[in-house]
Context: one part of a larger RNA
RNA sequence: GGCGUAUGGGGGAUGCCUUGGCUCUCAGAGGCGACGAAAGACGUGAUAAGCUGCGAAAAGUUGCGGGGAUUGGCAAAUACGAAUUGAUCCGCAAAUGUCUGAAUGGGGCAACCCAGUAUCUUGAAGAGAUAUUACCGAAAGGAGCAAACGUGGGGAACUGAAACAUCUAAGUACCCAUAGGAGAAGAAAACAAUAGUGAUUCCCUAAGUAGUGGUGAGCGAAAAGGGACAAGCCCAAACCGUUAUCGUUGCGGCGUUAGCGGGGUUGUAGGACUGUUAAAUUAAUAUGCGCGAAAUUGAAUCCGUUGGGAAACGGAGCCAUAGCGGGUGAUAGCCCCGUAAAUGUAAGUUAAGUAUUAAUAUCAGUAUCCUGAGUAGGCGGGAGCCGGUGAAACUCCCGUUGAAACUGCCGGCACCAUCCGGUAAGGCUAAAUACUCCUGAGAGACCGAUAGUGAACAAGUACCGUGAGGGAAAGGUGAAAAGUACCCUGAAUAAGGGGGUGAAAAGUGUCUGAAACCAUACGCUU
Repeated sequence: GGCGUAUGGGGGAUGCCUUGGCUCUCAGAGGCGACGAAAGACGUGAUAAGCUGCGAAAAGUUGCGGGGAUUGGCAAAUACGAAUUGAUCCGCAAAUGUCUGAAUGGGGCAACCCAGUAUCUUGAAGAGAUAUUACCGAAAGGAGCAAACGUGGGGAACUGAAACAUCUAAGUACCCAUAGGAGAAGAAAACAAUAGUGAUUCCCUAAGUAGUGGUGAGCGAAAAGGGACAAGCCCAAACCGUUAUCGUUGCGGCGUUAGCGGGGUUGUAGGACUGUUAAAUUAAUAUGCGCGAAAUUGAAUCCGUUGGGAAACGGAGCCAUAGCGGGUGAUAGCCCCGUAAAUGUAAGUUAAGUAUUAAUAUCAGUAUCCUGAGUAGGCGGGAGCCGGUGAAACUCCCGUUGAAACUGCCGGCACCAUCCGGUAAGGCUAAAUACUCCUGAGAGACCGAUAGUGAACAAGUACCGUGAGGGAAAGGUGAAAAGUACCCUGAAUAAGGGGGUGAAAAGUGUCUGAAACCAUACGCUU
């Protein structure tokens, strides 16, 4: 030096555990904000660094309700207190709520600086107290924040095409504006095809079909059918009335423009107008059975054995509308918390019914009047559709032109005719659909500390970066601290030896404690 055996050190794998995550389901909620939000700064405790709570009334104040013995958060310590005259705690409603922040008196390098006005501090002050002072809007009100979902306005590239330009990726990512609990769409100038349907939205199917496409890569419908859900309405105009205005007048009126009230709302055209007639339903508000907070009641087990410990084993019982689950010194229906079931009401919310108010409606006639104009359509250039300009309809945008008036007008994929369907150029509309920052209840052939969130721990912390930003590691004594009194060695509050606790040192560098690596002793061997 090597190998082996043994005993240790070192290290933190493995096993077991779970306070935390992940993915869903069913309900709820879907907003907060000038009554000052979200997010913060700084304070606040007897002692107080962090987290949590709170705000100079500061781990808190008040009222009401619940509850019934402990209690001054995490947090285990000492001191000093509180509480059956009902504390702590839980629920509801209030009060207080520094400074920053939309931040709003002005300014500013956020959490700071400096003012005006009114009243007051006897007067005065370069002092103080209270209130008030931004902008937009006639006012009401607005602003800012927030995870995804919605609508609108803008809008890439990598990539694919085995290169690349049309094309694709994709109207995606991203930016902007803005709304709601949903949003958008929506009551046919629609589809269809000789038969019919009857607003919109979503799902299945039609169908990878019809199509489109350097006919490459690729892209890719619709009707019909089956479901979900179902709901329809209001203006403009004609006509009548009225107010103001201006014009005109023969002073009786008539007309222009603008507003208001009635009227009226459609394709089997309808309405105005002229006659005529009388009945049923819906909405809003108030009341309102009930629902609804913290909560309350809530069944049934003992003995022996092993053990540190009984819930185990043995024996004998009991309850069950409760044998979901968790805890308790090992595995408990009957020990504890609960569970089933039942009870309870404040704030709030609310079906039917009732009351009040409001809205809607019949038939006949058809002479005249009305029925959305710089609109529809054309042309040029674009865009959207399955449709890349094509034979290219339809819809939308920009430019330029520019109708008709119900014997009207539009569409049915160039265009024309016949036929059929509809009635544009105003508006509103629940449900079925999308999503989950958040609350409650529950689930998992999901993870189990290098996993699962980045984060089970003072985690978006420590730390890094000028900054945008990046971003960890780190769980486990024991049933209970019973966390080693006392003695000895020692300079010692180090460490060790006795001794004690405990079932066991498991000794807080703490469950288990693998390997690498290190050491000691012994054996064999060079």